[in-house]
Context: one part of a larger RNA
C1' cells in the first nucleotide's frame, strides 16, 4: 500500500446531536466538468522492446521504426456520475385523531421493616458460631405491648413485560414535560443517511463545599480459626451509602455484535395500535421471545432483532511479553484520564 478482518482467535469508538466531508430517490428539459471517441501539438537524449547492420561471436556499438500509459489544445458525443432548471411521492418530516408506558424534572403523601428515645409487663439471660469468644444485661438486657422521632429503601403485583440514544428507570398521588409506534392520508415536496474534528449526556467507586446519617459498611479495633491468618466466620466500627451544587469520565459502559437501507420459507408465545366481530378468524404495523428453511460460520451456534445476500458512511485489528508501560502533550483540586511507544526477549 494492496488484500483480509472485527460474537467467542488481534479489532465496533460507552451513547446520542451535529460540523466539514462521503454517499444518496423517479420523470423531463438543458450544460457538457468527470466521462468516451476522432484530431493537432508534446512527452529531450541516453535507457527499453523489436527489426536490420558493425567489431571473427558476445559484452559493447550504429541506424530505423515502436513503447514512453503523461499533459495541453481542439471537434464531436450525452447513456452514467455532476451543474442549473421544471416537476412528482414512495424516501424524510408536518397536521389530525384515539391509544399506550418503572421516560424525565419538581412537590406532596403513605405502610411495612429497621434503629433509636420514654414508658407498662416481666426474670436471667441475650446474642452469635462449625464450636467458641470477644460484646450486650440485675444501674433490669433479650423477650412482648403503647406512644414519639429519625433515615434510606419501595415486599405482594412482576412477567425473557414496558419505557428510555446508552447509563439507566418500579410504593401512591398532582403539576410540568421529552419520544417512540398505530390509524387517516390533509399539507411540505428528496429536505436524505452517515459523520473525522467538536458538543452534550454517561453505573459505580473518588473528589470539593455545606447539609443528613436509620441501614449496610471499605479503613480500623477486638474475638476466632490456623504452624502463620495483615483473610474467610463473629462483634464493633470511620469514611462512604442519602440530599444539594461543582467535578471527575471510567466499567465484562455486553447482545463482548457500529449506523442507516433493501432482500431471502415457515412455525408459535408475548406488548401497544388497526382490522373484523360470529368470544369464528388469524389478517396487517412496530415492538419484544422461542423453534427452525434457504444461506453463513473453525465450531459453538447465527438465522427476516442475521453474524445470510447486497449498499453508503463511520470506527478498529496487523504475533505474545515489555505495556495500556515510558517519555511529552491535553484535561483534573487530586485520584487520575485521554493519546500513546521503542529497546529488549519469546
Nucleotide at each position: 500500500u494492496u488484500a483480509g478482518g472485527u460474537u467467542u482467535a488481534a479489532a465496533g469508538g460507552g451513547u446520542g446531536c451535529g460540523u466539514a466531508g462521503g454517499c444518496g430517490g423517479g420523470g423531463g428539459a438543458u450544460c457538457a466538468a468527470g466521462u468516451c471517441a476522432g484530431u493537432g501539438g508534446u512527452g529531450a537524449a541516453a535507457u527499453g522492446g523489436u527489426g536490420c547492420g558493425g567489431c571473427u561471436c558476445a559484452a559493447c556499438c550504429g541506424u530505423a521504426g515502436c513503447a514512453u500509459u503523461g499533459c495541453c489544445g481542439u471537434u464531436g458525443a450525452a447513456a452514467c456520475u455532476g451543474g442549473u432548471u421544471c416537476u412528482c411521492u414512495u424516501g424524510a418530516g408536518u397536521g389530525c385523531g384515539a391509544a399506550u408506558g418503572a421516560g424525565g424534572c419538581a412537590g406532596g403523601c403513605g405502610g411495612a421493616a429497621u434503629g433509636u428515645g420514654u414508658u407498662g409487663u416481666g426474670u436471667a439471660g441475650c446474642g452469635g458460631u462449625g464450636a467458641a469468644a470477644u460484646g450486650c444485661u440485675u444501674a433490669g438486657a433479650u423477650a412482648u405491648g403503647a406512644c414519639a422521632c429519625a433515615g434510606a429503601a419501595c415486599a405482594c403485583c412482576g412477567a425473557u413485560u414496558g419505557c428510555g440514544a446508552a447509563g439507566g428507570c418500579a410504593g401512591c398521588u398532582u403539576g410540568c414535560u421529552g419520544g417512540g409506534a398505530c390509524g387517516c392520508a390533509a399539507c411540505u415536496g428528496a429536505c436524505g443517511c452517515u459523520g473525522a474534528g467538536g458538543c452534550a449526556c454517561g453505573a459505580a467507586a473518588g473528589u470539593g463545599c455545606g447539609g443528613g446519617g436509620a441501614u449496610c459498611g471499605a479503613a480500623c479495633a477486638g474475638g476466632a480459626u490456623u504452624a502463620g491468618a495483615u483473610a474467610c466466620c463473629c462483634u464493633g466500627g470511620u469514611a462512604g451509602u442519602c440530599c444539594g451544587c461543582a467535578c471527575a469520565g471510567u466499567a465484562a459502559a455486553c447482545g463482548a455484535u457500529g449506523a442507516u437501507a433493501a432482500c431471502u420459507a415457515g412455525c408459535u408465545g408475548u406488548u401497544g395500535g388497526c382490522g373484523a366481530u360470529a368470544c369464528a378468524c388469524g389478517g396487517u404495523c412496530a415492538g419484544u421471545g422461542g423453534c427452525c428453511a434457504a444461506g453463513g460460520g473453525a465450531a459453538a451456534c447465527c438465522g427476516a432483532u442475521a453474524a445470510g445476500u447486497u449498499a453508503u458512511c463511520c470506527a478498529c485489528c496487523u504475533g505474545g511479553g515489555g505495556a495500556g508501560u515510558a517519555c511529552g502533550u491535553u484535561c483534573g483540586c487530586a485520584a487520575g484520564a485521554a493519546u500513546g511507544a521503542a529497546a529488549c526477549u519469546c

A computed fold for a 346-nucleotide part of an RNA from an uncultured bacterium, annotated as small-subunit ribosomal RNA, central domain. The coordinates come from a structure-prediction model, not an experiment, and the mean pLDDT is 87. Its Rfam family is "Bacterial small subunit ribosomal RNA". Gene Ontology terms of the family: ribosome and structural constituent of ribosome.